A computed fold for a 121-nucleotide RNA from Paracnuella aquatica, annotated as SAM riboswitch aptamer (S box leader). The source organism's lineage runs through Bacteria, Pseudomonadati, Chitinophagia, Chitinophagaceae and Paracnuella.
């Protein structure tokens, strides 16, 4: 770094340092920022993807009726791995399709690009 599969209109800032951008890249837009960007460090949070724990259900099994084993599915917890904490991934842009309608503008799937998270060569 490449592949695969799930998600991506919800949620969560404070404080130190430092000082000029920053919203992944390119194009347009629209934002954010010296009433402090980005990065660092602290403490806090938010979430529930793997993991633990715990608890129901449902199925199957037995040295068969037990406080039994297993699997699957489902709540709840927030310990331990990651993510994350301004706008939907800030919006479009490409295709297809519907409307109003003939210039374009709105919606709606999809692709394309990313991001995480688990897994894999």
């Nucleotide at each position: 770094c490449g592949c695969u599969u799930a998600u991506c209109c919800a949620g969560a800032a404070a404080g130190g340092c430092u000082g000029a951008g920053g919203g992944a890249a390119a194009u347009g837009g629209c934002c954010c920022u010296u009433u402090g960007a980005a990065g660092c460090c602290u403490u806090g949070g938010c979430a529930a993807c793997c993991u633990g724990u715990u608890u129901u259900u449902u199925u199957a099994c037995c040295a068969c009726u037990g406080u039994g084993u297993a699997a699957a599915a489902g709540g709840a917890u927030a310990a331990g791995g990651u993510g994350c904490c301004a706008a939907u991934u800030c919006c479009a842009a490409c295709c297809a399709c519907g409307u109003a309608c003939c210039a374009u503008a709105c919606g709606u799937g999809g692709g394309c690009a990313g991001a995480u998270a688990a897994g894999u060569c």

The coordinates come from a structure-prediction model, not an experiment, and the mean pLDDT is 79.